[in-house]
Context: one part of a larger RNA
RNA sequence: GGAUGAACGCUGGCGGCGUGCUUAACACAUGCAAGUCGAACGGGGCAAGGGACCAAAGACCUUCGGGCCGGCGGUUCCAAAGCCUAGUGGCGGACGGGUGAGUAACGCGUGGGCAACCUGCCCCAUACCGGGGGAUAACAGCCGGAAACGGCUGCUAAUACCGCAUAAGCGCCAAAUGCCGCAUGGCAUGGGGCGGAAAACUCCGGUGGUAUGGGAUGGGCCCGCGUCUGAUUAGGCAGUUGGCGGGGCAGCGGCCCACCAAACCGACGAUCAGUAGCCGGCCUGAGAGGGCGGCCGGCCACAUUGGGACUGAGACACGGCCCAGACUCCUGCGGAAGGCAGCAGUGGGGAAUAUUGCACAAUGGGGGAAACCCUGAUGCAGCGACGCCGCGUGGGUGAAGAAGUAUUUCGGUAUGUAAAGCCCUAUCAGCAGGGAAGAAAAAAAUGACGGUACCUGACUAAGAAGCACCGGCUAAAUACGUGCCAGCAGCCGCGGUAAUACGUAUGGUGCAAGCGUUAUCC
Numbered sequence: 001g002g003a004u005g006a007a008c009g010c011u012g013g014c015g016g017c018g019u020g021c022u023u024a025a026c027a028c029a030u031g032c033a034a035g036u037c038g039a040a041c042g043g044g045g046c047a048a049g050g051g052a053c054c055a056a057a058g059a060c061c062u063u064c065g066g067g068c069c070g071g072c073g074g075u076u077c078c079a080a081a082g083c084c085u086a087g088u089g090g091c092g093g094a095c096g097g098g099u100g101a102g103u104a105a106c107g108c109g110u111g112g113g114c115a116a117c118c119u120g121c122c123c124c125a126u127a128c129c130g131g132g133g134g135a136u137a138a139c140a141g142c143c144g145g146a147a148a149c150g151g152c153u154g155c156u157a158a159u160a161c162c163g164c165a166u167a168a169g170c171g172c173c174a175a176a177u178g179c180c181g182c183a184u185g186g187c188a189u190g191g192g193g194c195g196g197a198a199a200a201c202u203c204c205g206g207u208g209g210u211a212u213g214g215g216a217u218g219g220g221c222c223c224g225c226g227u228c229u230g231a232u233u234a235g236g237c238a239g240u241u242g243g244c245g246g247g248g249c250a251g252c253g254g255c256c257c258a259c260c261a262a263a264c265c266g267a268c269g270a271u272c273a274g275u276a277g278c279c280g281g282c283c284u285g286a287g288a289g290g291g292c293g294g295c296c297g298g299c300c301a302c303a304u305u306g307g308g309a310c311u312g313a314g315a316c317a318c319g320g321c322c323c324a325g326a327c328u329c330c331u332g333c334g335g336a337a338g339g340c341a342g343c344a345g346u347g348g349g350g351a352a353u354a355u356u357g358c359a360c361a362a363u364g365g366g367g368g369a370a371a372c373c374c375u376g377a378u379g380c381a382g383c384g385a386c387g388c389c390g391c392g393u394g395g396g397u398g399a400a401g402a403a404g405u406a407u408u409u410c411g412g413u414a415u416g417u418a419a420a421g422c423c424c425u426a427u428c429a430g431c432a433g434g435g436a437a438g439a440a441a442a443a444a445a446u447g448a449c450g451g452u453a454c455c456u457g458a459c460u461a462a463g464a465a466g467c468a469c470c471g472g473c474u475a476a477a478u479a480c481g482u483g484c485c486a487g488c489a490g491c492c493g494c495g496g497u498a499a500u501a502c503g504u505a506u507g508g509u510g511c512a513a514g515c516g517u518u519a520u521c522c
Stems, first nucleotide, its partner, number of pairs: 001522004006518005013391006019384002021349001026347003030344003035091003040088002043085004049078006058069001060067002098302003107227008117219002122215008130164001132162002139154006170195004176189005200207002228274003235265002240262004245257003277299004281292004304325005327338002330335001355381001357380003363377001364375004394424004404415004428463001431457004438449001466511005471492003477506005487494002
C1' cells in the first nucleotide's frame, strides 16, 4: 500500500447493488417449511334437478252439500365426468432448503476404465392386455385405556392382493459353430429343457397397464496422478496378505464365511498424534509464490448421540420406522410425546451478525387430464454506513479586508471572499399530478413488489459534515496551562519552568458520509 462475512470509538443526508452467528453441530416456546389425485375404489355429507304423497293463498263451476284447477310449503325416494372428503390405492415425501461436527480418505480435483453394474418419471420401437379367486380398511356393533392408541365380531370395493391361460422376444441350465478381443472373455447364429407378465377406463379422440430392446438423464464401482504438520511418533497389521470353494450384492471385491498358505505395509515416511470438509475460485504479488475456501456454483459428509433395518427405481431416509443413551414434557403412575445444522423467532455464549413481514404475480419443483392445490425453494419488502458504487450538503458576485476570535515587536498579522449584502439555480429530501415494463402462445383475465421506478409541475438556500493528524519518518505551527507530574508513543523517543512531541485554544494538513483504532492475510 492492498484486502476483510469484521469489531470498537466519534460522527452520520439520499439512492442502487450486494451482504449479515466466523463463538455453543448449545438448548429451544409459538407459527409455518410436502403434499396432491374423486378421471383408481367402496362409503359418508351437501346439493342443481327429477318422481310419489300431503297441501296454503288464489282462479273457475255450483243445486251452496261440494266439485275442479292450482301449487307456497312439508314428508319420502332417486340423483350428475356437480361440490366436499376420513379411509383403501397411486405418485411425490431420496428433490428443493440447512450445516461443516466428522473425514488426511479414491473424500475431493484431474485423467482413464466397467469384457463387473443399476436407472422411477421422459423419448423411440416391437408384441400383448384372456379368464377367474379370496380378502381387507372405511363402515356397523361390542369391549379395553387417563391419554397415545388398541382388541374382537360382522359387511364391502378397486388401477390393492393371489392363482390360471398365453410366451416370438426375456432369464436360467448344459453342449455346438463362426467371428473377434485385452488374460478372465465378448458378439452372433440355430436347436433342446426349465422358469416367468399385465388393469382397465373412455366422450372412441385418447388415457393407462405388461414384457422386451434401444436412447436420454441420474447414479454405483475400480485405477493412475495430486492433496497440511510432527521422527521429541519407527516399526505397524490376525480377516491381517494371498489362494481355493461358497454366501451375499445391481455389480466387482475378505464385503462375509469354511479351509489352506504366511504373507502384506514401511525412511520414496508405514503406524501414531495434531489440524482440516475438498474444488471452481477469492485476497495479495511484476511474477514465482504466500494466505484463505464466507457469499455464488460442483462434489462429499451429517441431521439430539450411537446402532439397525423396512419400504422403494432410488434411503439405511433432516420435518419416516425400531432399539439404546442423555435431555425436555404429559400422566389417572400402568404408560405416553418430542428433536429448528428448514424460514422467522427465544434463551445462552460472544467484541459481534437482521423481521415471529408480503406473495405464489414471475422462475422453478411435486401432484393432477385439467381447473387447480401445495411450495419460508423463489420473487420481494423490513433492519444494519457491513462493503462497493453514485449523488448531495449549493453557484456567481462581493474589501468597508466588517464584527468576533487567536496572536502581536501594539504598527500589524491570520481566520478571509470566508461571512453579511446582491443576483441565480433546484440534484437529493419534502409537496402535488400522471404512472410503467416485468404478463403470456386466439381473445379475455391474472403484479407480492407498488401508486414503487420513472415523467411533469410548483416551492424554499432552505433540511444535510465530520473524523484523524500537525517533532522526524510524514503533508501540516503558534499561544497558554503543566513541570520526569499529569500524560503521549507504530519506531526513534517527548515531559525535571519558555514542551512545534502532554492538555486546551486558534490556525493548518489529510480524507470525507465517513474518519480513526484494533485484529488478521499478502

This is a predicted structure of a 522-nucleotide part of an RNA (small-subunit ribosomal RNA, 5' domain) from an uncultured bacterium. Model confidence (mean pLDDT): 85 of 100. The RNAcentral record of the full RNA draws on ENA, Greengenes and SILVA.